[in-house]
Context: one part of a larger RNA
RNA sequence: CUGGGCGUAAAGGGUACGUAGGCGGCAUCAUAAGUCGUGCGUGAAAGGCAGGGGCUCAACCUCUGGAGUGCGCGUGAUACUGUGGUGCUGGAGUAAUGGAGGGGGAACCGGAAUUCUUGGUGUAGCAGUGAAAUGCGUAGAUAUCAAGAAGAAGACUCGUGGCGAAGGCGGGUUCCUGGACAUUUACUGACGCUGAGGUACGAAGGCUAGGGUAGCGAAAGGGAUUAGAUACCCCUGUAGUCCUAGCAGUAAACGGUGCACGUUUGGUGUGCGGGGGAAAUCGCCCCCCUGCGUGCCGGAGCAAACGCGUUAAACGUGCCGCCUGGGGAGUACGGUCGCAAGAUUAAAACUC
Numbered sequence: 001c002u003g004g005g006c007g008u009a010a011a012g013g014g015u016a017c018g019u020a021g022g023c024g025g026c027a028u029c030a031u032a033a034g035u036c037g038u039g040c041g042u043g044a045a046a047g048g049c050a051g052g053g054g055c056u057c058a059a060c061c062u063c064u065g066g067a068g069u070g071c072g073c074g075u076g077a078u079a080c081u082g083u084g085g086u087g088c089u090g091g092a093g094u095a096a097u098g099g100a101g102g103g104g105g106a107a108c109c110g111g112a113a114u115u116c117u118u119g120g121u122g123u124a125g126c127a128g129u130g131a132a133a134u135g136c137g138u139a140g141a142u143a144u145c146a147a148g149a150a151g152a153a154g155a156c157u158c159g160u161g162g163c164g165a166a167g168g169c170g171g172g173u174u175c176c177u178g179g180a181c182a183u184u185u186a187c188u189g190a191c192g193c194u195g196a197g198g199u200a201c202g203a204a205g206g207c208u209a210g211g212g213u214a215g216c217g218a219a220a221g222g223g224a225u226u227a228g229a230u231a232c233c234c235c236u237g238u239a240g241u242c243c244u245a246g247c248a249g250u251a252a253a254c255g256g257u258g259c260a261c262g263u264u265u266g267g268u269g270u271g272c273g274g275g276g277g278a279a280a281u282c283g284c285c286c287c288c289c290u291g292c293g294u295g296c297c298g299g300a301g302c303a304a305a306c307g308c309g310u311u312a313a314a315c316g317u318g319c320c321g322c323c324u325g326g327g328g329a330g331u332a333c334g335g336u337c338g339c340a341a342g343a344u345u346a347a348a349a350c351u352c
């Protein structure tokens, strides 16, 4: 190297873009590098193998043959692969038109609620719990009314609904901006797929600097509970949660299912488009066809079973990542990265 695998048994990289590489549509011409045929040369001897011979046999020795799967040169074949040329439109892309969307960034605006401040009314409680207590309150709380301040979050609508590569995204308006989809078929003419390294993005928590801080709330303090209670419950409450600029780079980053393409019975919802029919003043509604999403149920098939089932875990192809008994261990050492926390790469002894 050759094998078998990766939804749940070990195993899909968090996600994307993309370098090298690997793989790559249809037709035709050329070439003949790969490939295949053939000829020649070479492939030392010994050994091994086959057949024969010599030691009484054998080991041993010896002769002949073949083999030596390889390499080189010449010559021929041209289906496939490669290379070069020409052409094609189905893959891919561009253009035009159009609608959908919590996709992203920035600025501004508004309301409900909460807390606080001030003032009015008002009086003895409030808060909290299983029950309490700590706590707040006669220096006037809670309740209620008015005014003001602040920060954070976006009720209902809200939907196995939408958008995004993933993480994720939900008040409104404006500006900037990405992607997808449908229709037309106009244009380019294989421009494609994957992607080791690499680069970018990447929840929460954490870190640095500067702001901000209403509510919530690790740590901490107090009250309870309890045998104890470093907890669960209660009263407070700092970091944090928020913003700006950086760092970090991990998650049950999950569909526990890599990406792309093709093929393979169906039914029924739903989102956004296109076409048609019926009806009709138009529109809505209804019916049929169709494209792209998103769900459910199920056929063949697959599967250890559970289940999956045109959104495959079916049937195939290409490329990448990963697995190889449990523990030791995602650890030690070393390297790289980081301010640190740590991340990443990643063993062995030993043991069952």
Base pairs, nucleotide, nucleotide: 004323005322006321007306008305012320014201015200016199017198021194022193023192025088026087027086028085029084030083031082033081034080035077036076037075038074039073040072041071042070049065050064051063052062053061054060091191092188093187094186095184096183097182098181103177104176105175106174107173108172109171114150115149116148117147118146119145120144121143125136126135162169163168206247207246208245209244210243211242215241216240220236221235222234223233258319259318260317261316262315263314266297267296268295269294270293271292272291273290274289275288276287277286301308302307325352326351327350334345335344336343337342
Small-subunit ribosomal RNA, central domain from an uncultured bacterium, 352 nucleotides, folded computationally.
It matches the Rfam family "Bacterial small subunit ribosomal RNA".
The coordinates come from a structure-prediction model, not an experiment, and the mean pLDDT is 88.